[in-house]
Context: one part of a larger RNA
Molecule: large-subunit ribosomal RNA, domain I
Organism: Bacillota bacterium
RNA sequence: GGCGUACGGUGGAUGCCUAGGUGCCAAGAGUCGAAGAAGGACGUGGUUAACUGCGAAAAGUUUCGGGUAGCCGUAAGCAGGCGAUGAUCCGGAAAUAUCCGAAUGGGGCAACCUGCAUGGAUUAAUAUUCAUGUAUCACAAGGUGAAUAAAAUAGCUUUGUGAAGACAACCCGGGGAACUGAAACAUCUUAUUACCCGGAGGAAAAGAAAGAAAAAUCGAUUACCUUAGUAGCGGCGAGCGAACAGGUAAGAGCCCAAACCAACAUCUUCGGAUGUUGGGGUUGAAGGACUUCAUAAGUAGAUACGAAAGACUAGUCGAAUGGUCUGGAAAGUCCAACCAUAGAAGGUAAUGGUCCUGUAGGCGAAAGUUUGUAGUAUCGAAGAAGAAUCCUGAGUACCGCGGGACACGAGGAAUCCCGUGGGAAUCCGGGGGGACCACCCCCCAAGGCUAAAUACUCCUUGGCAACCGAUAGUGAACAAGUACCGUGAGGGAAAGGUGAAAAGGACCCCGGAAGGGGAGUGAAAAAGAACCUGAAACCGUAUGCUU
Numbered sequence: 001g002g003c004g005u006a007c008g009g010u011g012g013a014u015g016c017c018u019a020g021g022u023g024c025c026a027a028g029a030g031u032c033g034a035a036g037a038a039g040g041a042c043g044u045g046g047u048u049a050a051c052u053g054c055g056a057a058a059a060g061u062u063u064c065g066g067g068u069a070g071c072c073g074u075a076a077g078c079a080g081g082c083g084a085u086g087a088u089c090c091g092g093a094a095a096u097a098u099c100c101g102a103a104u105g106g107g108g109c110a111a112c113c114u115g116c117a118u119g120g121a122u123u124a125a126u127a128u129u130c131a132u133g134u135a136u137c138a139c140a141a142g143g144u145g146a147a148u149a150a151a152a153u154a155g156c157u158u159u160g161u162g163a164a165g166a167c168a169a170c171c172c173g174g175g176g177a178a179c180u181g182a183a184a185c186a187u188c189u190u191a192u193u194a195c196c197c198g199g200a201g202g203a204a205a206a207g208a209a210a211g212a213a214a215a216a217u218c219g220a221u222u223a224c225c226u227u228a229g230u231a232g233c234g235g236c237g238a239g240c241g242a243a244c245a246g247g248u249a250a251g252a253g254c255c256c257a258a259a260c261c262a263a264c265a266u267c268u269u270c271g272g273a274u275g276u277u278g279g280g281g282u283u284g285a286a287g288g289a290c291u292u293c294a295u296a297a298g299u300a301g302a303u304a305c306g307a308a309a310g311a312c313u314a315g316u317c318g319a320a321u322g323g324u325c326u327g328g329a330a331a332g333u334c335c336a337a338c339c340a341u342a343g344a345a346g347g348u349a350a351u352g353g354u355c356c357u358g359u360a361g362g363c364g365a366a367a368g369u370u371u372g373u374a375g376u377a378u379c380g381a382a383g384a385a386g387a388a389u390c391c392u393g394a395g396u397a398c399c400g401c402g403g404g405a406c407a408c409g410a411g412g413a414a415u416c417c418c419g420u421g422g423g424a425a426u427c428c429g430g431g432g433g434g435a436c437c438a439c440c441c442c443c444c445a446a447g448g449c450u451a452a453a454u455a456c457u458c459c460u461u462g463g464c465a466a467c468c469g470a471u472a473g474u475g476a477a478c479a480a481g482u483a484c485c486g487u488g489a490g491g492g493a494a495a496g497g498u499g500a501a502a503a504g505g506a507c508c509c510c511g512g513a514a515g516g517g518g519a520g521u522g523a524a525a526a527a528g529a530a531c532c533u534g535a536a537a538c539c540g541u542a543u544g545c546u547u
Stems, first nucleotide, its partner, number of pairs: 001546009015532001016497002020468002022465007029457002031166002039100003042055003046078002050074002061094006070082003105114003115134007136163009170201001171199005181188001185235001211218002222249004232240002253449003256393001260279008284427001286392004290386004301379005309371005315363003321336003325332001337354002339343001345357003398422008408434001429444005484491002504531001507518004
């Protein structure tokens, strides 16, 4: 030195555990903000670095409820306090709430600098200090008021109301790629995606047929199943990809413009015109105005408020067991009982229906929130006949050209939407039925509103899991978006476990200390804080064999 054996060190795998995650279900909520948000900075404790809470009234103040013996957060100690005159704690409502931030008196390199007006404190007076107001835009009302004689308008100004910013996904609209696929690549695809911008709501959008059909017919929209990977589209490549019919969920229909009438105002060629307000009226078996005849009823219904009752935001009552043995410890064993509308679960020194918290089942609110019944108030509708005249959404429909959307890539290309140039009809009217024409059928554009069924989950409550168990599961079970890195945008960790209980090792010895040896605690210290278990690599000590 090698091989082996024994015993150690180091190391932190494995096992067990879970404080944290992941996915889903049900219900709720779906917003916050100039009454200053979201998010921060700086402070704040007797002692305080961090986290948490809070805001110069600063781990807190007031009050109304709940609740009961302890309390002064994580988090010990020291010091000092509070509490049955009810603290701490939990819930409701308030007060306070520095500075920055939409940030809004002005400025600014966020958390800083600095004005003005009015009023107060202080001072002999300045200085100082406190409170309130003081940004912009939009709209409404008032005042004032040019160019321009009057008037009007612009402008200026006061008051009032509103907006501004944040926000996970879902939604609507405006812009809008490329990698990729086509085994290259250009039409195409990726994709009307990512991304950017605008806007809204608890949902949004769509929506009461100028529809769909073709057997007859159906009768707003939305979503699901199916039709169907069909019909089709497609360098007919890659790929893209409907609709009708059928079955379900849900179910709801309405209001203007116009004709006509009235009032008022302005203008007037004195015929009337225009405007505002009110009535009228709202459709395709055309309807309405108009004329005539009818008159339900302050009814149907709508909106607002809203007793009662329910729900939420603290809580509360809640059955039933003893002994023996083993053990450090009984919930385990054995013996004998009991409860059960409760044998879900967690905890307690091992495995507990009957020990604790609970569970089943009941009960409960001063205050706030919510559902919204009864009721109250306000508003508040309908029909028929006639046929002369009038009305029924115009730079619209439609057409040419250029694009886009439709499953449909210009195609035979209807339909819908933009740009551009043309440009109708008026109910004896107009649009559609996939070029176009005829017949036939369906419908009434060029104005608007509309719940439910549908989508989503930053968030709250409860629950579930052939989900993970510390290299897993969130990046984060720990002072985690922390430490650290980067000029910055941004990137981004590692790190859990003594024990049932600190009972966390008084005292003695060696040592400068670290550390160790005794003693003591404990079931165990080979559980001693570098702490459960404690694998391997790696490093030793002793020893056998061997060189």